A computed fold for a 344-nucleotide part of an RNA from a soil metagenome, annotated as large-subunit ribosomal RNA, domain IV. It matches the Rfam family "Bacterial large subunit ribosomal RNA".
Context: one part of a larger RNA
RNA sequence: CCCUCGUUAAGGAACUCGGCAAAAUGUCCCCGUAACUUCGGGAGAAGGGGAGCCCUUGAACGUGUACACCCUCGCGGUGGAAGCGAGUAGAGGGUCGCAGAGAAUUGGCUCAGGCGACUGGUUAACAAAACCUCAGGUCUCUGCAAACACGGAAGUGUAUGUAUAGGGGCUGAUGCCUGCCCAGUGCUGGAAGGUUAAAGGGAGGGGUGCAAGCUCUGAACUGAAGCCCCAGUAAACGGCGGCAGUAACUAUAACUGUCCUAAGGUAGCGAAAUUCCUUGUCGGGUAAGUUCCGACCCGCACGAAAGGCAUAACGAUCUGAGCGCUGUCUCGACGAGGGGCCCG
Numbered sequence: 001c002c003c004u005c006g007u008u009a010a011g012g013a014a015c016u017c018g019g020c021a022a023a024a025u026g027u028c029c030c031c032g033u034a035a036c037u038u039c040g041g042g043a044g045a046a047g048g049g050g051a052g053c054c055c056u057u058g059a060a061c062g063u064g065u066a067c068a069c070c071c072u073c074g075c076g077g078u079g080g081a082a083g084c085g086a087g088u089a090g091a092g093g094g095u096c097g098c099a100g101a102g103a104a105u106u107g108g109c110u111c112a113g114g115c116g117a118c119u120g121g122u123u124a125a126c127a128a129a130a131c132c133u134c135a136g137g138u139c140u141c142u143g144c145a146a147a148c149a150c151g152g153a154a155g156u157g158u159a160u161g162u163a164u165a166g167g168g169g170c171u172g173a174u175g176c177c178u179g180c181c182c183a184g185u186g187c188u189g190g191a192a193g194g195u196u197a198a199a200g201g202g203a204g205g206g207g208u209g210c211a212a213g214c215u216c217u218g219a220a221c222u223g224a225a226g227c228c229c230c231a232g233u234a235a236a237c238g239g240c241g242g243c244a245g246u247a248a249c250u251a252u253a254a255c256u257g258u259c260c261u262a263a264g265g266u267a268g269c270g271a272a273a274u275u276c277c278u279u280g281u282c283g284g285g286u287a288a289g290u291u292c293c294g295a296c297c298c299g300c301a302c303g304a305a306a307g308g309c310a311u312a313a314c315g316a317u318c319u320g321a322g323c324g325c326u327g328u329c330u331c332g333a334c335g336a337g338g339g340g341c342c343c344g
Stems, first nucleotide, its partner, number of pairs: 001339008010330002014328001019325001027051005036041001038173001052095006061085003067079004096100001108323007115315002120132002136171007148157003174310004179240003184237002186233005193228003199222002204217005241259005268302001269299001280296005
């Protein structure tokens, strides 16, 4: 010097990215317990008190023998000395120590916010989470030799199931809700029309031959899906404007005009896990606060199942604040064990 421990005056987070680590809390009994709430919870909330040993006293109640009474006469019912639980719970008094859950094991607590409802699962060996799953919601496919998946096929799974079933997509408890756009892309439907392949068809034409013929070519016309076309459909992929002017201070613009669009973002939320400018502005908390909480709205670039907004409970989650507590620190010191190092 390193590792693992123990103690520490005064202070008590001044440490630090951050109370990381440590300390503290801890058991049982009694009292007591808020907001909020889905009425279950929250809750061991929080916050208090007690606990050893000895002496005296000492239950209720339960069980239940003897016994008594009742009776439908039985392995019946009711009451119930004794005994047992127990000299226990409790009450009063005394007594010892610094200390009585005397050791060990054994929750720190509170307030506010973000995210995810929850229990569960996950990167075996740097990430446990706000990720995945989830119950619930919704769309879509599937009538059974199902859809779908594996397999050149036979066949198998689904399923010895049958639409209250099975597959796929999205969302993700619950509460209140989920606006507008079908122009584009996709999907679904559409006995018309247009276009369209092979094939059918064969007017007509070419080659050759004396010819019969052989051979090549070939216009109308007939001719499917698809595409065009016509509709529907957004909890399908997706999208959800601009420029001017205007009110009797000013400012602002309920209002008006105009251009464009398929339609121009509704409710709710908003400097947010989203805000560049930005440490926005105001308020709160601090002596002092780029974080935090509450507001405002000028949303660079929130927004409604890639769900919006709330939300009790839950979380080895993330953020901010406080109480308690402490060697985290002011600022070190001492001690124990193990190692290193030095000497031999």